[in-house]
RNA sequence: GGUGCUGUGGCUUAGUUGGUGAAAGUGCCUGUUUAGUAAACAGGCGGUCCUGGGUUCAAAUCUCAGCAACACCU
Numbered sequence: 001g002g003u004g005c006u007g008u009g010g011c012u013u014a015g016u017u018g019g020u021g022a023a024a025g026u027g028c029c030u031g032u033u034u035a036g037u038a039a040a041c042a043g044g045c046g047g048u049c050c051u052g053g054g055u056u057c058a059a060a061u062c063u064c065a066g067c068a069a070c071a072c073c074u
Stems, first nucleotide, its partner, number of pairs: 001073004006068002010026004019057001027045006050066005
């Protein structure tokens, strides 16, 4: 330098035939419980879906460019 693939809460992921409110586990906070902690149970917090354009009535999803990580080729 070229090709492929990936980018979604703090972390791990789902959601990709475009269409209702972006979901789950874990984490963190509060409460109940306990002699106390853990566990369990209940409630809550946290995302402008990597960045910027384009298409569309409508984009996490399609498309273009860029950035970053990984793999392969040279």